[in-house]
This is a predicted structure of a 108-nucleotide RNA (TPP riboswitch aptamer (THI element)) from a Planctomycetota bacterium. It was read from a public genome assembly, where an Rfam model found it. Taxonomically the source falls in Planctomycetota (Bacteria, Pseudomonadati). Of the family's consensus pairs, 100% are formed in the model.
């Protein structure tokens, strides 16, 4: 020089559904009477690291986003599996160590 695992250090990127029950609060209504819809909050259940309390992930096959209110299948349902997909996008700098290749000096 140049090359990737791995560690450090700064910085930075993401997501946050479904189902079922409670409270409480708005809308519907003469009326909190009932159904139903909607926001917030707790709780239990799904699937996942992660579903608001920690977790992924940073140069790229996939942390994640778009296509997509897609497509098959499965479920009480959901991106739950699968496809789409090697598709289009996406956030990284030091240092430390190790390998290679090329030069110089030294010594054998």
């Nucleotide at each position: 020089c140049c090359a990737a695992a791995g560690c450090a250090c700064u910085a930075g990127g993401g997501g946050u559904g479904g189902c079922g029950g409670g409270a409480u609060c708005g809308c519907u209504u003469u009326a909190c009477u009932u159904c139903g819809c909607g926001g917030c909050u707790c709780c239990g259940c799904c699937u996942g690291a992660g579903a608001u309390a920690a977790c992924c992930c940073u140069c790229g096959g996939a942390a994640c986003c778009u296509g997509a209110u897609c497509c098959a299948g499965a479920u009480c349902a959901u991106g739950c599996u699968g496809g789409c997909g090697g598709a289009g996008g996406c956030a990284a700098g030091u240092g430390c160590g190790u390998g290679g290749c090329a030069c110089c000096a030294a010594a054998g």